Annotation: A computed fold for a 73-nucleotide RNA from a Chloroflexota bacterium, annotated as transfer RNA.

RNA sequence: AGGGGAGUAGCUCAACUGGUGGAGCAAUGGUCUCCAAAACCAUAGGUUGCGAGUUCAAGUCUUGCCUCCCCUG
Numbered sequence: 001a002g003g004g005g006a007g008u009a010g011c012u013c014a015a016c017u018g019g020u021g022g023a024g025c026a027a028u029g030g031u032c033u034c035c036a037a038a039a040c041c042a043u044a045g046g047u048u049g050c051g052a053g054u055u056c057a058a059g060u061c062u063u064g065c066c067u068c069c070c071c072u073g
């Protein structure tokens, strides 16, 4: 330099053919307990890496850039 893949909650990952972004763990509160742990219940937490475009509507499609991984030279 060229080709391919990935970027979504604190972490690991979903989200089908474009149609209200969710799960597990973690966190917080509660029940329970002499106190904790475990278990159970509930709550909060998101400019979907940063922009632009298409569309009634974009995590998803197109495109520029950034970061990481793999391959070729």
Stems, first nucleotide, its partner, number of pairs: 001072007010025004019056001027043005049065005
Rfam family: tRNA. The family's RNA type in Rfam is transfer RNA.